[in-house]
Context: one part of a larger RNA
Molecule: large-subunit ribosomal RNA, domain IV
Organism: Minisyncoccota bacterium
RNA sequence: AUCCUCAAGGAACUCGGCAAAAAAGCGACCGUACGUUCGCAAUAAGGUCCGCACCUCGCAAGAGGUGCCGCAGCUAAAGAUUCCCAAUCGACUGUUUACCAAAAACACAGCUCCCUGCAAACUCGUAAGAGGAAGUAUAGGGGGUGAUGCCUGACCAAUGCCGGAAGGUCAAGUGUGGAGGGUGUGUGCCCGCAAGGGCAGAUGCUGGACUACAUAAGCCCCGGUCAAUGUCGGCGAUAACUAUAAUCGUCCUAAGGUAGCGAAAUUCCUUGUCUGGUAAGUUCAGACGCGCACGAAUGGUAUAACGAGUUGGGAACUGUCUCGAGGAUUUGCCCG
Numbered sequence: 001a002u003c004c005u006c007a008a009g010g011a012a013c014u015c016g017g018c019a020a021a022a023a024a025g026c027g028a029c030c031g032u033a034c035g036u037u038c039g040c041a042a043u044a045a046g047g048u049c050c051g052c053a054c055c056u057c058g059c060a061a062g063a064g065g066u067g068c069c070g071c072a073g074c075u076a077a078a079g080a081u082u083c084c085c086a087a088u089c090g091a092c093u094g095u096u097u098a099c100c101a102a103a104a105a106c107a108c109a110g111c112u113c114c115c116u117g118c119a120a121a122c123u124c125g126u127a128a129g130a131g132g133a134a135g136u137a138u139a140g141g142g143g144g145u146g147a148u149g150c151c152u153g154a155c156c157a158a159u160g161c162c163g164g165a166a167g168g169u170c171a172a173g174u175g176u177g178g179a180g181g182g183u184g185u186g187u188g189c190c191c192g193c194a195a196g197g198g199c200a201g202a203u204g205c206u207g208g209a210c211u212a213c214a215u216a217a218g219c220c221c222c223g224g225u226c227a228a229u230g231u232c233g234g235c236g237a238u239a240a241c242u243a244u245a246a247u248c249g250u251c252c253u254a255a256g257g258u259a260g261c262g263a264a265a266u267u268c269c270u271u272g273u274c275u276g277g278u279a280a281g282u283u284c285a286g287a288c289g290c291g292c293a294c295g296a297a298u299g300g301u302a303u304a305a306c307g308a309g310u311u312g313g314g315a316a317c318u319g320u321c322u323c324g325a326g327g328a329u330u331u332g333c334c335c336g
Stems, first nucleotide, its partner, number of pairs: 001329006008322002012320001017317001027049004035040001037147001051068007069073001074079001082315007089307002094106002110145007122131003148302004153232003158229002160225005167220003173215006181206003187200005233251005260294001261291001272288005
């Protein structure tokens, strides 16, 4: 290390019945509770029987009767689950961290919201193109929740989304102007005998300089929307014992947590308090409720069935233990 056996006790072991033991062995007959979605639960639980020979009945399978043997008759071997009570989570079968996690995680059917009228939305690709789909809103894509029953409260102030177009704001570009600059024609004035020179300069032409106006979405604004992201108060007083507060006052808010559940996979104080179970119970179950810090599809609550899930209790059983002992085989090392 792998096995076997054990007086008396029988979980006192331990984080925990881990491991082991026991039981069952899809044979027959009887019998079977709570609960329930009436399918289940359920092989619930629990009990009895099983050999061989002969006789009777029977087509047979088999049934009944009588007898015989043994400690023992599904006699060996082989051949699926120990069972019950209660709670939690997840409805279920399924999936997952190949090699420390199989679960309460993921998925799921169901529910719901949003998008999409077809050259669809969406995804891949620079594109052509492809998927979606040789489909067409009873279809396709995306988000959330997660069977089923009963339900799903208030708030649109913030953020998001949808709608609106009156007003405000607003870029580049473009268009139309303006002032100023350049150019300098007609023209006017000055100098000059003339040629020519100088000054002003209408109308034009011209410029990545300046500026005004017009022009989109967006934002501001106005509405809607929470199974969109989310949020869901404080203080004081009050009843003919006391206590408590149905009630009242006041401040604030978008609105102040409704139903249900509740020391909970959530409760710090906390081993809360009461009840049950035990001789004794920080766990457990049932209640209570001023919930540090539950709460309604980030779903609330209940739930039959199911689970190599988690928790508490019990029966049976045992070397888990009191507390060790003996035996068989084997590996490594040591000695020979």